[in-house]
RNA sequence: GCGAUAUCCAGAAAGGUGGAGGGACGGGCCCUAUGAAACCUUGGCAACCUGCUGCAAACGCAGUCGUGGUGCCAAUUCCCACCGGUUAAUCACCGGACAGAUGAAGA
Numbered sequence: 001g002c003g004a005u006a007u008c009c010a011g012a013a014a015g016g017u018g019g020a021g022g023g024a025c026g027g028g029c030c031c032u033a034u035g036a037a038a039c040c041u042u043g044g045c046a047a048c049c050u051g052c053u054g055c056a057a058a059c060g061c062a063g064u065c066g067u068g069g070u071g072c073c074a075a076u077u078c079c080c081a082c083c084g085g086u087u088a089a090u091c092a093c094c095g096g097a098c099a100g101a102u103g104a105a106g107a
Base pairs, nucleotide, nucleotide: 002106005103006102007101008100013042014041015040016039017038021031022030023029026080027079028078043073044072045071048069049068051064052063053062054061055060077099082096083095084094085093086092
């Protein structure tokens, strides 16, 4: 990288190096020299896996801990972008798809 699966309106930042970009992609709208990306240190959030307990006997379900493995710490995945609904229509709102991110498994 591939196919499938669960979740994505909650939550959580300081310092150092660095020196102009970043928010995936197109549009919008934002963040950024009061210092972007990236890297390092420390701290934190959360509870997917692990651990523990119970039910059970389906590698299933519920609860719990925060040692260990990931992940994450502007804005709902920042919003829209495709389809459908509500509306006279726009705006707006609602549902779904696509895409993306992350986890734990698989070929």
SAM riboswitch aptamer (S box leader) from a Holophagaceae bacterium, 107 nucleotides, folded computationally.
The sequence was found by an Rfam model in a public genome assembly.
Lineage of the source: Bacteria > Pseudomonadati > Holophagae > Holophagales > Holophagaceae.
Rfam family: SAM riboswitch aptamer (S box leader). Rfam's curators write: The SAM riboswitch is found upstream of a number of genes which code for proteins involved in methionine or cysteine biosynthesis in Gram-positive bacteria.
Of the family's consensus pairs, 97% are formed in the model.